[in-house]
Molecule: ZMP/ZTP riboswitch aptamer (pfl RNA motif)
Organism: Defluviitalea raffinosedens
RNA sequence: AUUACUUUGUAUGACUGGCGGAUUAAGUGGGAGUACCCACAGGGAAUACAAAGUAAAAAACGCCGACCGCCUGGGCAAACAGA
Numbered sequence: 001a002u003u004a005c006u007u008u009g010u011a012u013g014a015c016u017g018g019c020g021g022a023u024u025a026a027g028u029g030g031g032a033g034u035a036c037c038c039a040c041a042g043g044g045a046a047u048a049c050a051a052a053g054u055a056a057a058a059a060a061c062g063c064c065g066a067c068c069g070c071c072u073g074g075g076c077a078a079a080c081a082g083a
Base pairs, nucleotide, nucleotide: 002056003055004054005053006052007051008050009049010048011047012046015043016042017071018070019069020068021067027040028039029038030037031036062076063075064074
């Protein structure tokens, strides 16, 4: 060094828990007992780059681990501070 958002592609990819219910099914194997560990599968925000598009002063206090309910514990983003 305009910014923000959307879509697509590539790469990386944190976090991916316990109980109950529905469903043909939505984990498997091993070890713990609470809400964890290892491997695989699946999910996956986010980051970087590329292409296309949109807008021009707003945008945001949110996003993520199949569904629903009750919980537990984290990550990312954002904000602040420091190096």